[in-house]
Molecule: small-subunit ribosomal RNA
Organism: uncultured soil bacterium
RNA sequence: AACGAACGCUGGCGGCGUGGAUAAGACAUGCAAGUCGGGCGAUCAUGCGGUUGCAGCAAUGUGGCGGCAUGGGAGCGGCGCAAGGGUGCGUAACACGUGGGCAAUCUGCCCUCAAGAUGGGGAUAAUCCCGCGAAAGCGGGACUAAUACCGAAUGUGGUUUUGGGGAGGCAUCUCUUUGGAACCGAAGCUGGGGACCGCAAGGCCUGGCGCUUGAGGAUGAGCCCGCGACCUAUCAGCUAGUUGGCGAGGUAAGAGCUCACCAAGGCUAAGACGGGUAGCUGGUCUGAGAGGACGACCAGCCAUACUGGAACUGAGACACGGUCCAGACACCUACGGGUGGCAGCAGUCGAGAAUUUUUCACAAUGGGCGCAAGCCUGAUGGAGCGACGCCGCGUGGGGGAUGAAGGGCUUCGGCCUGUAAACCCCUGUCAGUUGCGAACAAACCUUCCGGGUGAACAGCCUGGGAGCUGAUGGUAGCGACAGAGGAAGGGACGGCUAACUCUGUGCCAGCAGCCGCGGUAAUACAGAGGUCCCGAGCGUUGUUCGGAUUUACUGGGCGUAAAGGGUGCGUAGGUGGUCGGGCGUGUCUGAUGUGAAAGCCCCGGGCCCAACCCGGGAACGGCAUCGGAAACUGCCUGGCUGGAGGGUUGGAGGGGGGGACUGGAAUUCCCGGUGUAGCAGUGAAAUGCGUAGAUAUCGGGAGGAACGCCAGUGGCGAAGGCGAGUCCCUGGACAACACCUGACACUGAGGCACGAAAGCUAGGGGAGCAAACAGGAUUAGAUACCCUGGUAGUCCUAGCCGUAAACGGUGCACGUUUGCUGUGGGCGGAAUCGACCCCGUCCGUGGCGGAGCUAACGCGUUAAACGUGCCGCCUGGGGAGUACGGUCGCAAGAUUAAAACUCAAAGAAAUUGACGGGGGCCUGCACAAGCGGUGGAGUAUGUGGCUCAAUUCGAUGCAACGCGAAGAACCUUACCUGGCCUUGACAUGCACGUGGUAGAAGCGUGAAAGCGUGACGACCCCGCAAGGGGAGCGUGCACAGGUGCUGCAUGGCUGUCGUCAGCUCGUGUCGUGAGAUGUUGGGUUAAGUCCCGCAACGAGCGCAACCCCUGCGUCCUGUUGCCACCCGGUCGAGAGACUGGAGCACUCUGGACGGACUGCCUCGCUUCAACGGGGAGGAAGGUGGGGAUGACGUCAAGUCAGUAUGGCCCUUACGGCCAGGGCUGCACACGUACUACAAUGCCCGGUACAAAGGGACGCAAGACCGACAGGUGGAGCAAAUCCCCGAAAACCGGGCCCAGUUCAGAUUGCCGGCUGCAACUCGCCGGCAUGAAGCUGGAAUCGCUAGUAAUGGCGCAUCAGCUACGGCGCCGUGAAUACGUUCCCAGGCCUUGUACACACCGCCCGUCACAUCAUGAAAGCCGGCUGUACCCGAAGUCGUCGUGUUAACCCGCAAGGGGGACAGAUGCCGAAGGUAUGACUGGUGAUUGGGAUGAAG
Repeated sequence: AACGAACGCUGGCGGCGUGGAUAAGACAUGCAAGUCGGGCGAUCAUGCGGUUGCAGCAAUGUGGCGGCAUGGGAGCGGCGCAAGGGUGCGUAACACGUGGGCAAUCUGCCCUCAAGAUGGGGAUAAUCCCGCGAAAGCGGGACUAAUACCGAAUGUGGUUUUGGGGAGGCAUCUCUUUGGAACCGAAGCUGGGGACCGCAAGGCCUGGCGCUUGAGGAUGAGCCCGCGACCUAUCAGCUAGUUGGCGAGGUAAGAGCUCACCAAGGCUAAGACGGGUAGCUGGUCUGAGAGGACGACCAGCCAUACUGGAACUGAGACACGGUCCAGACACCUACGGGUGGCAGCAGUCGAGAAUUUUUCACAAUGGGCGCAAGCCUGAUGGAGCGACGCCGCGUGGGGGAUGAAGGGCUUCGGCCUGUAAACCCCUGUCAGUUGCGAACAAACCUUCCGGGUGAACAGCCUGGGAGCUGAUGGUAGCGACAGAGGAAGGGACGGCUAACUCUGUGCCAGCAGCCGCGGUAAUACAGAGGUCCCGAGCGUUGUUCGGAUUUACUGGGCGUAAAGGGUGCGUAGGUGGUCGGGCGUGUCUGAUGUGAAAGCCCCGGGCCCAACCCGGGAACGGCAUCGGAAACUGCCUGGCUGGAGGGUUGGAGGGGGGGACUGGAAUUCCCGGUGUAGCAGUGAAAUGCGUAGAUAUCGGGAGGAACGCCAGUGGCGAAGGCGAGUCCCUGGACAACACCUGACACUGAGGCACGAAAGCUAGGGGAGCAAACAGGAUUAGAUACCCUGGUAGUCCUAGCCGUAAACGGUGCACGUUUGCUGUGGGCGGAAUCGACCCCGUCCGUGGCGGAGCUAACGCGUUAAACGUGCCGCCUGGGGAGUACGGUCGCAAGAUUAAAACUCAAAGAAAUUGACGGGGGCCUGCACAAGCGGUGGAGUAUGUGGCUCAAUUCGAUGCAACGCGAAGAACCUUACCUGGCCUUGACAUGCACGUGGUAGAAGCGUGAAAGCGUGACGACCCCGCAAGGGGAGCGUGCACAGGUGCUGCAUGGCUGUCGUCAGCUCGUGUCGUGAGAUGUUGGGUUAAGUCCCGCAACGAGCGCAACCCCUGCGUCCUGUUGCCACCCGGUCGAGAGACUGGAGCACUCUGGACGGACUGCCUCGCUUCAACGGGGAGGAAGGUGGGGAUGACGUCAAGUCAGUAUGGCCCUUACGGCCAGGGCUGCACACGUACUACAAUGCCCGGUACAAAGGGACGCAAGACCGACAGGUGGAGCAAAUCCCCGAAAACCGGGCCCAGUUCAGAUUGCCGGCUGCAACUCGCCGGCAUGAAGCUGGAAUCGCUAGUAAUGGCGCAUCAGCUACGGCGCCGUGAAUACGUUCCCAGGCCUUGUACACACCGCCCGUCACAUCAUGAAAGCCGGCUGUACCCGAAGUCGUCGUGUUAACCCGCAAGGGGGACAGAUGCCGAAGGUAUGACUGGUGAUUGGGAUGAAG
């Protein structure tokens, strides 16, 4: 895009189309084929008139006879019924299409032409009578007519045969002409009519319709042929009337069409035979086309009529509404017997997703009959139903902003719906009511007027005029009237794809064409608002084509994506060098015929337009015939030598093949010698062998297999493959020569041959090795890897098998197209002593690379380049190289080779990462080397767990656990229990109230909060005052409040990788692209630090530096710091100490500056480099030490409980207040610490040296009290001034003497002190007493590289106090060790592999169990279709008989006979049926096999 559609929702009108696609299932009822009296006889009814009988005076009535007209039913006869209409079962076929042929044919009615039509005969329906039957129907007898039937005559003519002439062709022959012989015809009906004849009928004349014979035409039909059009080879062979001949029969006609005989043929890979499916075509749909799919309606042909068979009649049938037989089904029946055939039009049932009215009319068109009028016509023309399709129209148009209301959203400002509505002004299509009102109609016929025929003003023929005829239909159309009045929905809105928000839901419910949505903010579900698309429709489903160059003719591929056959030889086939000649097959060209109509396209026209219809043109791509051309192709023919083959020579060289013989090394075994305790084996072992003498070693022997070195991207072979030597047989390649043949060629479906290893059969052989097997190990297991053994096998002969990663994953052949460089074999050139070297050339075999090709990788004269020819193969993954079937095989199995079902991928190459029990380089207290710890004890502290009314919450590997906690007795506090409050403890706004208001001493109650009461009692602004306003309070409403949830909605902050050296960008370049390059490489560094190189050149964030502390110096500064010098005072014998002044030198405080940069020397590094080693100088040397500083990012890392914050949730409570309790609970487990276990120690006494801090609700001196904690008291100090403040370890002296101790200090008792409202749960400190575990800590594990570890003390924050042994700082004393980078861990760079990319904590395979689905096998069972053989054998044609029956003709006077016909019988054939046995195919089947799928096994 399309549809004969269906379904869902919706539905106003009209036009034109279209409508049983399934059950060729079954059918009630009505209709669909009749007509002709101008072929015939009879009969009935009516009318007319004639004749006659009876009754009657008559009218009249009633009969008979014959006639005419009209009408009816039946019969004889004629024509029609073979057309029209339906359906698509069958059919793969000359059925259809197309083009031809018939010299092998027929053709009613129709047209033209020629000729004729004489005279007779005998019957039979109808009707009547009799009989049988329920009916359908039948039998017998009697009468009768014809255009019915039968002889005879007539022969223009025809047929057959025969003779002659002519013409033509196609083999038999055909046409024509002229003779002979034989045979063959007929029917009447009717209109009109003047003369003449006849008693009449009539003759006669003239018409019409018919009849006979023949010729021609037209139409229709029959037969034959070429070509064309489905699937299947898992159908490969088929065939007995089969193929042909001769003869006969038969037909309209050729023919095995049929038959007898003879021969043995015929078809087939260009697909016979078989199976499946199917009516074919014009055309229809789609497509750019080529194609693909289809064959409704319309048209042509075919087939068919309940199923099967058969003939009859006829011009035509094997006959839809005919006959006979058989069968199934249905109906009627009196049970004896009958009847029927909607795939005609309507209609019914059934099955189905699904397909209409039991309508009108013959008015038109067409058909049948008829002279005609006319009759018949479910053909046809109309109407009805269905949005089934196409087309057209409408559901209104214009104005209208305060952008109304409602609804939706909202950042709360507003925005959208939206000019949409309302409202105002218009219009009048369709529908409605009403009025008018068509075309399709012209004929026939009647009548009038002409012409022709004719004797004729009959008749007939013909032309013109008038009249008659409409189902649709009172329809189309036209007019009038009224009123916006009656007329809009469907789908979609994540991407593809046009259109977005809110709410609900919470991997539920659901959506989904593909990808995929949904697990608490869903543009994807559902609803809503809005939007988009289409619109009387819109969606969905199904189907076809397209997109799909995804079957590739146009127009594809096969190294790695699917795809080269394992290899060769070769048949058919396909293709084929060069120069001539001929033919004219293909080809090209002209003409002719045909290519139906409709349809498509173009032009024009008719319905208002369109759809639709009409006229014309073009087209119909084709086929056939005739003529022409001859380049190419083909065929025939003659040459040629370049392709190909042969010949000669040659060099050889070669693991090419086959056979025979021979050889040495080695393994094993056997025998013997020597010899002794092990050997063997492994990661380590064990099994195994060995004292019965192994291994080792020497000598001898046996046997089998394989052939070291040579040996080489070297050789040979078609491939598989081939490796010791010699001989024999044998294949192929190559070169030189250019001698021969003369296209002999290439490829190759089938076919044939070869074909590694393993395997199989038979017979040998068997040393080593070695499936299976056994044992030993390893392991969680180990039916493995390792070890010890070991059988088939490996080997030979003969025969099978026929596969492979049979790989260059690359079919064969030929030609063409830049190169460089190895190597094997040959020939040549020049030169030479030369066979070397060099150059050229041919064949082979490699490497690297250009153009070109390729998705890339890569290939690249040995192509995967450019071309030609031929073969094989591919078409998403799985199922599956499987099943079934066939073929082969002894088997194993091989080969050929599907489907159901299932998935939305499977795959290739390359890229970036990540990863690796891959590689290289490098770093880090990472290991190692050391020192000290943890893990054991007690205690402290945190956590888990348990417990509990509550033990609030968070943190959870590193990177949670002395963490949030720099201070839980109340408070904190978030938890629990209980008592209370409700605009609230706190903020803002509004309204109302309020002067005894706000506040408030006190009182009651109570655990408190709270509740109740309450003396007293205000404030600010304006105003003279009254009063008003504010604050406050109360009430009410908005709201407050929440440590409630979500750190996976967030901001911010933080941890971690990691102070690791990385992470990127711009421009350029490379690549189809992802991306690469830069950033890689060579060095170097702590460093992507620096240098060099380089298609890169630069830059940014990181590194480093800049900042702070510390180490040296200089300068400045000078109090509260300092005191060397100077002056003074006090004390002192003195040294000197203290102190005042002065001073600022020193120390110090605080600032400023200098200093260090590989600057200098030297050596090393391939480098005049970076850099490294050493050295000088220096306080300091190679970033001096320490700190601050943390790139791009990762971990959905941590935190909603610090604060902030979206959403959700609570609102007399999940908010607020209070008391008490809890966070401190304890059988346990873990982390982090402290104190120890002691003698490098502990205790006692003496004595020395800090830094950094803090201090006013504070630090607190001296003094006094107390044994101490502490108390009293208060100088001084907002601090370089005063205080905290005695530093301790160390050092000196003394004691202890290795012990659970003079170690250790837990626990407990008692007495005190301090803080605080309050130390019971639950604080700290002191004293006395008590004196536990613990004697250096298992597996394991942590920190540290120098002023570090270790060790000693001091200070501070939090804080009333303190569970601090924690944290953050300060100073004192002050080590040991690092060979080194294999290993563990972490990290950086390069490289490699990858099936990983939530990235190895990845991915992923198989079994088992469960569920579902499809499928194979299966004892069988049930169908379908078909073959063969036989039996039975209806109807019927044909044949035979025909004794029975018999009008026409013949003979006969007749009887009768003859001829013919018929009944009947019978033979061949023969449908259905039966029996037997096969083939094919389908269904089902206990059980069974594998397969697919499934969130958690």